A computed fold for a 1402-nucleotide RNA from an uncultured bacterium, annotated as small-subunit ribosomal RNA.
The prediction has a mean pLDDT of 86.
RNA sequence: GACGAACGCUGGCGGCGUGCCUAAUGCAUGCAAGUCGCACGGGCGGCCUUCGGGCCGUCAGUGGCGCACGGCUGAGGAACACGUACGUACCUACCGUCUUGUGGGGGACAACCCCGGGAAACCGGGGCUAAUCCCGCAUACGCUCGUAAGAGGAAAGCGGCUUCGGUCGCGCAGGACGCCGGGCGUGCGGCCCAUCAGGUUGUUGGCGGGGUAACGGCCCACCAAGCCGGUGACGGGUCGCUGGUCUGAGAGGAUGACCAGCCAGACUGGGACUGAGACACGGCCCAGACUCCUACGGGAGGCAGCAGCAAGGAAUUUUCGGCAAUGGGCGCAAGCCUGACCGAGCAACGCCGCGUGGUGGAUGACGGCCUUCGGGUUGUAAACACCUUUUGGGGGGGAUGACAUCGACAGUACCCCCCGAACAAGCCCCGGCUAACUCUGUGCCAGCAGCCGCGGUAAGACAGAGGGGGCAAGCGUUGUCCGGAAUUACUGGGCGUAAAGCGCACGCAGGUGGCGCGGUAAGUGGAGUGUGACACCCCACCGCUUAACGGUGGGACGCCAUUGCAGACUGCCGCGCUCGAGCCGUUCAGAGGUCAGUGGAAUUGCCGGUGUAGGAGUGAAAUCCGUAGAGCCCGGCAGGAACACCCACGGGGAAGCCAGCUGACUGGGAACGCGCUGACACUCAUGUGCGACAGCGUGGGGAGCGAACCGGAUUAGAUACCCGGGUAGUCCACGCCGUAAACGAUGAUGACUCGGCUUCUGGGCAGGUCAAACUGCCUGGGAGCCACAGCUAACGCGGUAAGUCAUCCGCCUGGGAAGUACGAGCGCAAGCUUAAAACUCAAAGGAAUUGACGGGGACCCGCACAAGCAGCGGAGCGUGUGGUUUAAUUCGACGCAACGCGAACAACCUUACCUAGAUUUGACAUGGCCCUGCACGCCCGCGAAAGCGGGUCGCCUUCGAGGGUGGGCCACCGGUGCUGCAUGGCUGUCGUCAGCUCGUGUCGUGAGAUGUUGGGUUAAGUCCCGCAACGAGCGCAACCCCCGUCGCCAGUUACUUGUGUCUGGCGAGACUGCCCCUCGGGGAGGAAGGUGGGGAUGAUGUCAAGUCCGCAUGGCCCCUACGUCUAGGGCUACACACACGCUACAAUGGCCGUCCUAAUCCGUCGCGCGUGGGCAACCACCAGCUAAUCGCCAACGACGGCCGCAGUGCAGAUCGGGGGCUGCAACUCGCCCCCGUGAAGACGGAGUUGCUAGUAACCGCGCAUCAGCAUGGUGCGGUGAAUACGUACCCGGGUCUUGUACACACCGCCCGUCACGUCAUGGGAGUUGUCAACGCCUGAAGUCCGUGGGCUAACCGGGCAACCGGAGGCAGCGGCCGAGGGCGGGGGCAGCGACUGGGACG
Repeated sequence: GACGAACGCUGGCGGCGUGCCUAAUGCAUGCAAGUCGCACGGGCGGCCUUCGGGCCGUCAGUGGCGCACGGCUGAGGAACACGUACGUACCUACCGUCUUGUGGGGGACAACCCCGGGAAACCGGGGCUAAUCCCGCAUACGCUCGUAAGAGGAAAGCGGCUUCGGUCGCGCAGGACGCCGGGCGUGCGGCCCAUCAGGUUGUUGGCGGGGUAACGGCCCACCAAGCCGGUGACGGGUCGCUGGUCUGAGAGGAUGACCAGCCAGACUGGGACUGAGACACGGCCCAGACUCCUACGGGAGGCAGCAGCAAGGAAUUUUCGGCAAUGGGCGCAAGCCUGACCGAGCAACGCCGCGUGGUGGAUGACGGCCUUCGGGUUGUAAACACCUUUUGGGGGGGAUGACAUCGACAGUACCCCCCGAACAAGCCCCGGCUAACUCUGUGCCAGCAGCCGCGGUAAGACAGAGGGGGCAAGCGUUGUCCGGAAUUACUGGGCGUAAAGCGCACGCAGGUGGCGCGGUAAGUGGAGUGUGACACCCCACCGCUUAACGGUGGGACGCCAUUGCAGACUGCCGCGCUCGAGCCGUUCAGAGGUCAGUGGAAUUGCCGGUGUAGGAGUGAAAUCCGUAGAGCCCGGCAGGAACACCCACGGGGAAGCCAGCUGACUGGGAACGCGCUGACACUCAUGUGCGACAGCGUGGGGAGCGAACCGGAUUAGAUACCCGGGUAGUCCACGCCGUAAACGAUGAUGACUCGGCUUCUGGGCAGGUCAAACUGCCUGGGAGCCACAGCUAACGCGGUAAGUCAUCCGCCUGGGAAGUACGAGCGCAAGCUUAAAACUCAAAGGAAUUGACGGGGACCCGCACAAGCAGCGGAGCGUGUGGUUUAAUUCGACGCAACGCGAACAACCUUACCUAGAUUUGACAUGGCCCUGCACGCCCGCGAAAGCGGGUCGCCUUCGAGGGUGGGCCACCGGUGCUGCAUGGCUGUCGUCAGCUCGUGUCGUGAGAUGUUGGGUUAAGUCCCGCAACGAGCGCAACCCCCGUCGCCAGUUACUUGUGUCUGGCGAGACUGCCCCUCGGGGAGGAAGGUGGGGAUGAUGUCAAGUCCGCAUGGCCCCUACGUCUAGGGCUACACACACGCUACAAUGGCCGUCCUAAUCCGUCGCGCGUGGGCAACCACCAGCUAAUCGCCAACGACGGCCGCAGUGCAGAUCGGGGGCUGCAACUCGCCCCCGUGAAGACGGAGUUGCUAGUAACCGCGCAUCAGCAUGGUGCGGUGAAUACGUACCCGGGUCUUGUACACACCGCCCGUCACGUCAUGGGAGUUGUCAACGCCUGAAGUCCGUGGGCUAACCGGGCAACCGGAGGCAGCGGCCGAGGGCGGGGGCAGCGACUGGGACG
């Protein structure tokens, strides 16, 4: 795009079309084929009558014509059925033209009458009768038969008029021609399956005959043995064919409704009769199924005609009107008949046309929806004003179609008048494809979906709404066909790696074929003619108001047939040629093949010698061998298999493959000579042969190796990898098998197309040599590498093509199922070859790219390992977490990167949790309205408090009001309620790692690459060099701060008296500056040297990392509560588990006494000297200090002493008692002091952490938070080490490279069994159905043949006649064939089938 459609929603009008695609299922009822009295007799009715009868009407009958047309359907049929072009052994009623004839006789049967049978349908017997009924005779040019002679063969009359002479009309018979229609035959064309490969016996042909309108094996007898088939016979499946129709640019594909041509069918099967024509839709006979009637004896029927009914189905109409038109039958005609046809009805089923209004109308109304609350949009849309009247309604007129009458349609089309915007819009869609976006609801639910895919709490994808887009009396959906699809490729594809080259060769058929000349004309190309029906299609014009639709004319219809021309090319015929091909000669290389012989090394075994304890084997071992003497070494013997070096990137062969040496036989190839043949060629379906390994059969052989098997190890296991043994086999002969990653994943042959290098093997020339070797050039045949053009998706190929061409063959057409099932062929078997489908998926693949990853590679770094030091993990305690508990134990954080984390301080508060009591414009903000001389504070009462109630004090004034206060109301406040996966901000982490990018250019079809890779170097993408790159940005480094040295200046309140220390400020210094020198490395000077130490500083990004409970914030949720206030409790629980710490386990120690010193900081609600009290915590009084001024202020250590290895004079948990401090308050639940108590613990399993120098370790001090509370955090100083060979390994990271089936990226992906569910399918004892053949039996109707005892009008013979006989006919009987039926054994297909096999999906 299309449709004979259907379904859903909707539906105003008209025109023209179309309407059982399914059950060729079954049918009630009516109608669809009759007509003629001018062929004939009669019955009945009427009229007339000259009484003989005549006329009119009607009914059936005889007779004639028609019923073979028209109408319906598509079952069957793969066929001369159809299409097209030819042919002719034929027929053709009615019709036309021409011609001839139409003379004379005879016979019967219906109707009718009588009798009889039957329920009926209907039938029988007897009798009468007419004809255009039937039969002889006569005649017959032409006709038929026949060579001829000759023979044979016709007829019908009726009507009108009549002057009865006849004439006219319609007929009849013979013949010829024509027309129309058919029969038969032939070429060519149009479906699928080869998993149908052989078929055929009337089969193929002949002779003779029968039959027919006619040819023919159509039929029959006989003879011959043919005929068809890979150009697809035979078989199976499916199907009406065509003009056309739909689609497509075309070629093509699909299709065959309506209309038209042909065919076929008429309940199913068979058959003939009649006839011009039938094997006959509305005829006959028989058989069968079905339905109906029946008195059970018998009968009737055939809608695939028009309507209609039932059924089936997703689905297809009125039991209409009319013969007015067109056409048909009959008739002289009038006319009759006609469900053909013409019309109407139903159906948006299709096509076409029209309408549902037009113009104006902004405050952009109301309402709806959205909103950032400003507004936006619906939207000129509506209202409203004016206008119009198609359609509609009412009224009036009123056709064409008809050629004299006659109009179903129809009072229709059309025309006029009136009324009135009046009666008339829906459907689908809005994530991308694809045109059209928001809100709400829902929350992987409900649902959507053509493909991709949407939906798990902000969904443009579901549902509703608003808005929008598209089409419009329709719109969507479903189904089907073509297109897109170059996705079966003729036009117009491919096969190295995506699917695809047969494992290789030979070769029949087939296809294709070198150079020259001549001929021919099959192909080919023009031309003419015929044909290509109508319709359709295209063009022009015309008719319906337009269009659809229709009319007229023209074009076109590519094919086919025929006539003639052309002669290039192909074919064919003939003659010739040599370059293709082959042959011959001379040479050459080679693991080419087959057979026979033969050689040495090695392994193993056996024998002997020597000799002693091991050997063998592995990652390490063990099994194993060995004191019965192994292994090792020497000698001898036996046997089998394979041939080191040469050996190559080498050679040969068609491939598989081929390797010691020698011989015999033998295949192929190459070069040279250019002698011979003269296209002999190439390819090759089917076919045939060869064909590694393994395997099979028979018989040998068996050294080594070695499936299976047995041991030993390894392991979670180890039916493996490793080890010790070991059977088939490996080897030989003969025969099978026929596969492979049989690979160059690249068919064969030929031609053409820049170069370079290597190699094997020929020939020529030159140089060189005595000759060789060798070198160069030219020219053949092989084998390789690189590369131009070109090709390729890329990779790559590139004279050995995957380039450019030619010929032929094979093969491919999404993945899986599956190289499977079934069938068939082959095979001894194993199995091989050929080779599907159901079902299922939205991919499966190729090449390349960027990443990520690797128990890949290379290089490099880091307290990463190693080397060290101190720890943790064990104990007690502290803190955090999990878990458990609880009314609550608020919440968050979860590997590194949660767990002394948010918390730099939970007794109340904090506090978010629980219990209880209160409160509602609120504890807090803003705005509005109303009321209010009234608040706060203080006192009293109740209460746990909050709060509630009462009282009191008291401010300003201009006495209106304002401000303030309180109360009420409305907006609102409030929420540590949810979502960190809606967010901002901030933070952690990789990681202070050295990376991450951009512009332009270049390369690539592209992703992308290059730059950024490479060679060096660095802490560093730091720098240098190179380079199709050149530059640049964010990072690195530097710039900033602190410390270290020096100088200058200043100096209070420091030390102290000085050019000093200290403090502050400013400055110097270090920049690879100097020397050797690119970088690097080394050196000098210097306090400091190659970033001097430390800090701050964290690229692009990753982890949907963390935080809605810091803050902010979208959405959602709660509003007398999820808000607010209060008291008490809880966050401090405790069988346990983990994390981080503290203190220890002691003598490098503990305790006692004395002594020596530091830095950073902090301090007036504070630091607190000092003195006094107390054992002490601390208290009292108080100096100094708003601080370089005063204070806090050290410990380890040093010196002296005690302790003596003990759970202790170690360790300090726990508990008892007594005190101190802070605070409203230390019970739950603070810190400190003293006395007493004195637990575990004696250095810590697996494992694990930190640290490279002023570092670790050890020691104390300060600060923040803070009323109080520090083993935590963060700072400060004191004492002050050990070790680093090194980068293999663990962890993390960087760069390059490689592989990849990974890309939420190895915590990836993914395979197979098993379990469960669903589905389709193979096998299957069988079972059921169906189809077509075959053999035998039976055999209706009927044609044909035979027969002649029955019957018999015409004609013939006899007879006066009756009658008899004959010819012919009928019945009967017999025979051939024969539908159908029966029996039988096989075959094909299909359904079901316990069980079973695999498969797909979940």